[in-house]
RNA sequence: AGUGUCUCAGGGCAAACUAGCGGAAACGCUGGGACGCAAAGCUACGGGUCUACAGGCUGUGUGCCUAGGAUUGCCGAGCCGCCGCU
Numbered sequence: 001a002g003u004g005u006c007u008c009a010g011g012g013c014a015a016a017c018u019a020g021c022g023g024a025a026a027c028g029c030u031g032g033g034a035c036g037c038a039a040a041g042c043u044a045c046g047g048g049u050c051u052a053c054a055g056g057c058u059g060u061g062u063g064c065c066u067a068g069g070a071u072u073g074c075c076g077a078g079c080c081g082c083c084g085c086u
Base pairs, nucleotide, nucleotide: 001086002085003084004083012037013036017032018031019030020029021028022027035073041079042078043077045076046075047074048071049070050069055065056064057063
């Protein structure tokens, strides 16, 4: 540098649920907890999905539309990495 998860070793992350906090919500953070993950490491760049404070419409309805919000453990893309082999 390339390549792979056949493995070895050292290990790593942490779903649901839950306590507290933040948020309009989706959801996020911290602690507990493990469903699973060879990138379940990072980045909202493209797509999908979720929410609708504000805004617009309205038949005034707990209505409809709408990301600037969220999701990287939905997919893709980009970047970085352990180990093995060459």
This is a predicted structure of an 86-nucleotide RNA (c-di-GMP-I riboswitch aptamer) from a Bacillota bacterium. The model forms 100% of the base pairs in the Rfam consensus. Its mean pLDDT, the model's own confidence on a scale to 100, is 85.